The part of an RNA shown here (small-subunit ribosomal RNA, 5' domain) has 542 nucleotides and comes from a metagenome. The coordinates come from a structure-prediction model, not an experiment, and the mean pLDDT is 83.

Context: one part of a larger RNA
RNA sequence: GAAUGAACGCUGGCGGCGUGCUUAACACAUGCAAGUCGAACGAGAAAGAGAUCUUCGGAUCUUUAGUAAAGUGGCAAACGGGUGAGUAACACGUGAGCAAUCUGCCCUUAACUUUGGAAUAACACGUUGAAAAGCGUGCUAAUACCGAAUAAUAUCCUGGAAGGCAUCUUUUAGGAUCAAAGGUGGCCUCUGUUUCAAGCUAUCGAUUAAGGAUGAGCUCGCGCACCAUUAGCUAGUUGGUAAGAUAAAAGCUUACCAAGGUUAUGAUGGUUAGCCGGCCUGAGAGGGUGAUCGGCCACACUGGGACUGAGACACGGCCCAGACUCCUACGGGAGGCAGCAGUGGGGAAUAUUGCGCAAUGGGGGAAACCCUGACGCAGCAACGCCGCGUGGAUGAGGAAGGCUUUCGAGUUGUAAAAUCCUGUUGGGUGGGAAGAAAUGUAUAAUGGUUAAUAUCCAUUAUAUUUGACGGUACCAUCAAAGAAAGCCCCGGCUAACUCCGUGCCAGCAGCCGCGGUAAUACGGAGGGGGCAAGCGUUAUUC
Numbered sequence: 001g002a003a004u005g006a007a008c009g010c011u012g013g014c015g016g017c018g019u020g021c022u023u024a025a026c027a028c029a030u031g032c033a034a035g036u037c038g039a040a041c042g043a044g045a046a047a048g049a050g051a052u053c054u055u056c057g058g059a060u061c062u063u064u065a066g067u068a069a070a071g072u073g074g075c076a077a078a079c080g081g082g083u084g085a086g087u088a089a090c091a092c093g094u095g096a097g098c099a100a101u102c103u104g105c106c107c108u109u110a111a112c113u114u115u116g117g118a119a120u121a122a123c124a125c126g127u128u129g130a131a132a133a134g135c136g137u138g139c140u141a142a143u144a145c146c147g148a149a150u151a152a153u154a155u156c157c158u159g160g161a162a163g164g165c166a167u168c169u170u171u172u173a174g175g176a177u178c179a180a181a182g183g184u185g186g187c188c189u190c191u192g193u194u195u196c197a198a199g200c201u202a203u204c205g206a207u208u209a210a211g212g213a214u215g216a217g218c219u220c221g222c223g224c225a226c227c228a229u230u231a232g233c234u235a236g237u238u239g240g241u242a243a244g245a246u247a248a249a250a251g252c253u254u255a256c257c258a259a260g261g262u263u264a265u266g267a268u269g270g271u272u273a274g275c276c277g278g279c280c281u282g283a284g285a286g287g288g289u290g291a292u293c294g295g296c297c298a299c300a301c302u303g304g305g306a307c308u309g310a311g312a313c314a315c316g317g318c319c320c321a322g323a324c325u326c327c328u329a330c331g332g333g334a335g336g337c338a339g340c341a342g343u344g345g346g347g348a349a350u351a352u353u354g355c356g357c358a359a360u361g362g363g364g365g366a367a368a369c370c371c372u373g374a375c376g377c378a379g380c381a382a383c384g385c386c387g388c389g390u391g392g393a394u395g396a397g398g399a400a401g402g403c404u405u406u407c408g409a410g411u412u413g414u415a416a417a418a419u420c421c422u423g424u425u426g427g428g429u430g431g432g433a434a435g436a437a438a439u440g441u442a443u444a445a446u447g448g449u450u451a452a453u454a455u456c457c458a459u460u461a462u463a464u465u466u467g468a469c470g471g472u473a474c475c476a477u478c479a480a481a482g483a484a485a486g487c488c489c490c491g492g493c494u495a496a497c498u499c500c501g502u503g504c505c506a507g508c509a510g511c512c513g514c515g516g517u518a519a520u521a522c523g524g525a526g527g528g529g530g531c532a533a534g535c536g537u538u539a540u541u542c
Stems, first nucleotide, its partner, number of pairs: 001542004006538005013388006019381002021346001026344003030341003035075003040072002048063006082299003092223007101216002106212006113205001114148004123138006154177010182204006191197002225271003232262003237259008274296004278289004301322005324335004352378001354377003360374001361372004391421004401412004425483001427478005435469001440464009486531005491512003497526005507514002
């Protein structure tokens, strides 16, 4: 000099854009943060309103409404969001490999969607318990569950051929095994018919196979902090055979066999630490760092475990153990903010228990739509960067006052006053956005499917529908210089000097050093210098 997620002191007008627990991965009151689908399924209220009857107590019916709430089932909940405790490691970065692998939803292609069965929740009744939570009996549905059929280039077995990188890859012949679920709209061409559905058709699904895309798993080369005042370490250890396990290679696991493996090119041990793109500094080389944003990893009160699932060994799932907190009828139960706010505590120190799903994105749904503390916004903080303002011009009798003085004057100083202007910001008044594209609905047109002019799908046109921010930005206008400057320094380094006070005292100080009676170095004043809504100090890095 530059820099910071800064803090402290003094000061403080406005706006834009960013940033904001670096400490206790300490403990958490309260609210919200993951739901959705009735076009998978069975059932199904109440309040209120209306009508009728009435013994005036009420009863019944309609509507509310096939709505609410709950249940079965599907998909999602493994994303998104947080934190950096652990980890010195194939964790990360980079480059390769998998002939050792998996991949829901999505896209493309091909085929198929036939036929049966037994339950169960909800519900009703009974019953246990303080509660949390159950138990028994009975009824019922499905795209829930279980059979049968059919099926291949899937899987397995037995052969042949071609190729390769050892295990293999491709192709071919035969045998065996394995699948599914329906929903919604429309119609009468076919079938059966009476309206219509068991039929046809469109669409959304289900199943199988092949391929793609995306995501994931595993392996390897190289790189990746400090300590040798850490020199030896290792029995599933190193390798083999066999078996098991896994989506998958492998001591990954087990049995047996062999005795190996690693290390001064730093093993083992210890300390510290999430890694990277980046960021800061520097001419660069390098040094430091890893906040915000992006990629990867790890974790979710502490430790362990599996279940479900395409995917978890799962932050707002389950089980066990532990610590802590809460409820209890003492028998037993409930909980996990390192999600967003917020509280206590710690600390030099870090914000609102805000608004909205309007936009972007995500989940569910055919869609309408619902959910979304992701996100978009607003609030607080000079925490940072950037921009603007605190007025402009004229104005010498160089006024008054202050300070200094060699007493002549000098300086503050065009500074003020005064005169004439302007109107940024702030204040008042009026107008007032873009961000909205879609989607849906209605009408119309064209094309496709079809028996069909129906329906559906695709494309297009017109109209209509949606804004948290926000009456915000912005624009116009009104009045008025009115409401808006401080902080540090002045011995040298280092820009800027005099007077008074003090008298090695009080004090200053980054280094040199200053102060003991003329202190440009302490304290005050006048003057000056620097930066400026900031200025200094402290801490840290180069």
The RNAcentral record of the full RNA draws on SILVA.